A computed fold for a 71-nucleotide RNA from Strigamia maritima, annotated as transfer RNA. Taxonomically the source falls in Strigamia (Eukaryota, Arthropoda, Pleurostigmophora, Geophilomorpha). The sequence is in RNAcentral, with records from Rfam. Its Rfam family is "tRNA". Rfam classes the family as a transfer RNA.
[in-house]
RNA sequence: ACCCAAGUAGCUUAAUGGUAAAGCACCCAACCAGCAAUUGGGGGAUUUGGGUUCAAGUCCCGGCUCGGGCU
Numbered sequence: 001a002c003c004c005a006a007g008u009a010g011c012u013u014a015a016u017g018g019u020a021a022a023g024c025a026c027c028c029a030a031c032c033a034g035c036a037a038u039u040g041g042g043g044g045a046u047u048u049g050g051g052u053u054c055a056a057g058u059c060c061c062g063g064c065u066c067g068g069g070c071u
Base pairs, nucleotide, nucleotide: 002069003068004067006065007064010024011023012022013021018054026042027041028040029039030038047063048062049061050060051059
C1' cells in the first nucleotide's frame, strides 16, 4: 500500500428505516442498632464529516481509532 471486520452508558451486550433496550456498576430511598444482602426509584450512550429519506444506531461515500489477513 491492498483486503476484511468492528466502533452504542463506566463495562458487557441488544435494537425490521419509525419514542435507543437490558445486565452489572453509580446515585437516592425503604429495611437494619449499623454495614452487607434484598426491595423500590433515578441519572447516564449511538466514533467523526457529508449524502439518501417524511424519518438513519441501521442504507451510501469519505475520515479517525482498533483488530485480523496478505505482501